The RNA shown here (SAM riboswitch aptamer (S box leader)) has 101 nucleotides and comes from a Chloroflexota bacterium. Lineage of the source: Bacteria > Bacillati > Chloroflexota.

[in-house]
RNA sequence: CUCUUAUCCAGAGCGGUUGAGGGAACGGCCCGAUGAAACCGCGGCAACCCCCUGUUCGCAGGGAAGGUGCCAAUUCCGGCAGUUUAUCUGGAAGAUGAGAG
Repeated sequence: CUCUUAUCCAGAGCGGUUGAGGGAACGGCCCGAUGAAACCGCGGCAACCCCCUGUUCGCAGGGAAGGUGCCAAUUCCGGCAGUUUAUCUGGAAGAUGAGAG
């Protein structure tokens, strides 16, 4: 990087260094000198992998040492399709995990 698959309306921030961007891209709309992004330290959330128990083998309950992940706004909202405004559902794209190449 590509493929398969599951999830994405819940949850969880302080300090230091530094100093203007950031929210994937586009269009919006937001966040930001009362400090963006990045890095470091500590803390936290969650429970994909993992561990334990039960099992009708589908899963259910519990745990958090370890591997990831995450800690503004539903993936911040939208686009494409189903029926047009609203709305809803699905999809695309993206993110993360697990597995494969």
The model forms 97% of the base pairs in the Rfam consensus. The coordinates come from a structure-prediction model, not an experiment, and the mean pLDDT is 85.